Transfer RNA from an uncultured bacterium, 74 nucleotides, folded computationally.
[in-house]
RNA sequence: CCGCCCAUAGCUCAGUCCGGUAGAGCACUCGCCUCUUAAGCGAUUGGUCGUUGGUUCGAAUCCAACUGGGCGGA
Repeated sequence: CCGCCCAUAGCUCAGUCCGGUAGAGCACUCGCCUCUUAAGCGAUUGGUCGUUGGUUCGAAUCCAACUGGGCGGA
C1' cells in the first nucleotide's frame, strides 16, 4: 500500500442474507422461598445498534467515507 472479517444493554451474543415494534442468557435492583446465606423461582430496569453522510414512506439491516480491533497478501 491492497484485500477480507468484526463493532448491537454492564458482560457474552442473536437479529443483517431477504429494510417494517430492537431481543436472549448472565449481571444489577425488587419480591418469593430460607433461622441466615447460597442455590432455586418470579418480576423490573438498562440501547443515540462505532462515527458522519446518502438512498427510502421507513435503516441495526442497503450504499459511501471515516474511526477502532483482527487476519491475509505485497